[in-house]
RNA sequence: GGAGUCAGCCGGGCGACGGCUCUUCCCAAUGCUGGGAGGGGAGGAAAGUCCGGACUUCACAGGGCACGGCGCCUGGCGCAAGCCAGGGCGGGGCGACCCGACGGAAAGUGCAACAGAAAGCAGACAGCCCGCAAGGGUGAUGGUGAAACGGUGGGGUAAGAGCCCACCAGCGUUCCGGGUGACCGGGACGGCUCGGCAAACCCCGCCGGAAGCAAGGCCAAAUAGGGGGGCGGUGACCCGGCCCGGCGAGCCCCCGGGUUGGCCGCAUCAGACAAAUCGUCGCACAAAGACAGAAUCCGGCUUACAGGCUGACUCCCUUA
RNA sequence: GCCGCCUUAGCUCAGUGGUAGAGCAACCGCCUUGUAAGCGGUAGGUCAGGGGUUCGAAUCCCCUAGGCGGCU
Numbered sequence: 001g002g003a004g005u006c007a008g009c010c011g012g013g014c015g016a017c018g019g020c021u022c023u024u025c026c027c028a029a030u031g032c033u034g035g036g037a038g039g040g041g042a043g044g045a046a047a048g049u050c051c052g053g054a055c056u057u058c059a060c061a062g063g064g065c066a067c068g069g070c071g072c073c074u075g076g077c078g079c080a081a082g083c084c085a086g087g088g089c090g091g092g093g094c095g096a097c098c099c100g101a102c103g104g105a106a107a108g109u110g111c112a113a114c115a116g117a118a119a120g121c122a123g124a125c126a127g128c129c130c131g132c133a134a135g136g137g138u139g140a141u142g143g144u145g146a147a148a149c150g151g152u153g154g155g156g157u158a159a160g161a162g163c164c165c166a167c168c169a170g171c172g173u174u175c176c177g178g179g180u181g182a183c184c185g186g187g188a189c190g191g192c193u194c195g196g197c198a199a200a201c202c203c204c205g206c207c208g209g210a211a212g213c214a215a216g217g218c219c220a221a222a223u224a225g226g227g228g229g230g231c232g233g234u235g236a237c238c239c240g241g242c243c244c245g246g247c248g249a250g251c252c253c254c255c256g257g258g259u260u261g262g263c264c265g266c267a268u269c270a271g272a273c274a275a276a277u278c279g280u281c282g283c284a285c286a287a288a289g290a291c292a293g294a295a296u297c298c299g300g301c302u303u304a305c306a307g308g309c310u311g312a313c314u315c316c317c318u319u320a
Numbered sequence: 321g322c323c324g325c326c327u328u329a330g331c332u333c334a335g336u337g338g339u340a341g342a343g344c345a346a347c348c349g350c351c352u353u354g355u356a357a358g359c360g361g362u363a364g365g366u367c368a369g370g371g372g373u374u375c376g377a378a379u380c381c382c383c384u385a386g387g388c389g390g391c392u
Base pairs, nucleotide, nucleotide: 001316002315003314004313005312006311007310008309009308010307013283014282015281016280017279018278020041021040022039023038024037025036026035027034028033043291047302048301050300051299052298053297054296055212056211057210058209062244063243064242065241067208068207069206070205071204072087073086074085075084076083077082088102089100090099091098092097103203104202108201109200110197111196125142126141127138128137129136130135150168151167152166153165154164155163169193171190172189173188174187175186176185177184178183216264217263218262219261226255227254228253229252230251231250238246321391322390323389324388325387326386327385330344331343332342333341338375346362347361348360349359350358368384369383370382371381372380
């Protein structure tokens, strides 16, 4: 000098003038409102609505099935979802470092198109060998495929083959050592290999009752009854998909008529009439530009983002 | 605001792990004096976009975009 990695932060400051909205006090007015003084006024994501909680109603919030979510270990925070720190395993990068929906395929069911002889547990197309032939042996070689039932070498054989042996890889059982643990290292034995997919069904463990502020509550307004049909103490209606359990007399649909406004919920000094939070100029400066704007609240996740600052680290080149 | 669903050829829709299809429309040819209808044939697809799982994704999962519907 160049290329990069990680972590944290800002994403505008000051001043003048002029506005917007909410609110307190004072004055005028008392119907709307006007003036003065003071105070508050978007974000790191307010977003997507993907999780969880508060809150509210449903039946007192019960049991089971179904359904949904989560899934390496230890510790911490948290009601939870989740987050943080350290570590293990797998994958990527020369490296700093990054990524992982990371329980189980030896519980069961299922899937694997095309090609290929053969696609899951056995089998044999060409080939090789024996044989006159019929037939038999074989799975080394060929070719197909994402994947072909261990790899290399030697022995052996009619030809061959874990058939036998050595080394290596991998599996199971068991033992020893280390670690709180995930897991790691080593030894012995075994059969010689027993594969993949669970973001396929499923199994294991843990968690979850359902719906959502258009929840829901209060006030006001309106009133009316009637006719028809259906279900119901053999239990209707009343929780969400079902059953059990609970409650105990009404419930549903059609015809036709009336009303259809307001307040609360709603905010620890943003906050509604689903409506405010800005504009111009100047200064410093390279410049003031990105993504975007609260609608019940809070915690997380994810997504979008011009530009800038700080710290730590890696690789390459050059010079000393 | 909350909840649910959809996006495949120009249009309307099938396809729910294994070569992307149908009807209409378009184009070419036949038939006809000519047109329509009819008959035969042809072309046309980043399966809304991106990422992941898988040997393999329109299909399964996640994110984003667009559209539709319901609730006072």
Predicted 3D model of RNase P RNA and transfer RNA as a complex of 392 nucleotides. The coordinates come from a structure-prediction model, not an experiment, and the mean pLDDT is 77. It holds a member of the Rfam family "Bacterial RNase P class A". From the family's description: Ribonuclease P (RNase P) is a ubiquitous endoribonuclease, found in archaea, bacteria and eukarya as well as chloroplasts and mitochondria. Its best characterised activity is the generation of mature 5'-ends of tRNAs by cleaving the 5'-leader elements of precursor-tRNAs.